[in-house]
RNA sequence: ACCGGCAACGGCAAACCCGUCGCAAGGCGGGGACGCACAGCCACGGGACCCUCCGGGUCAGCCGGGCUCCCGAGG
Repeated sequence: ACCGGCAACGGCAAACCCGUCGCAAGGCGGGGACGCACAGCCACGGGACCCUCCGGGUCAGCCGGGCUCCCGAGG
């Protein structure tokens, strides 16, 4: 470095509940863990979803792509 995480240190946090923002999809905070080798970041492409449907928005834990991070058990 590739590749990985069966080692070790850790990390994140689905559904659901409470509060809150939003017309909504959904976001944020707390609780909570279904899971995750980035389930960290980016809306570039595809896709799904919402709307006040000219058009605007949401989802990165749907897929692809880009960037970044801890460790090195095994190869």
A computed fold for a 75-nucleotide RNA from Pengzhenrongella sicca, annotated as c-di-GMP-I-GGC riboswitch aptamer. The model forms 95% of the base pairs in the Rfam consensus. NCBI's taxonomy places the organism under Bacteria, Bacillati, Actinomycetota, Micrococcales, Pengzhenrongella. The sequence is in RNAcentral, with records from Rfam. The coordinates come from a structure-prediction model, not an experiment, and the mean pLDDT is 87.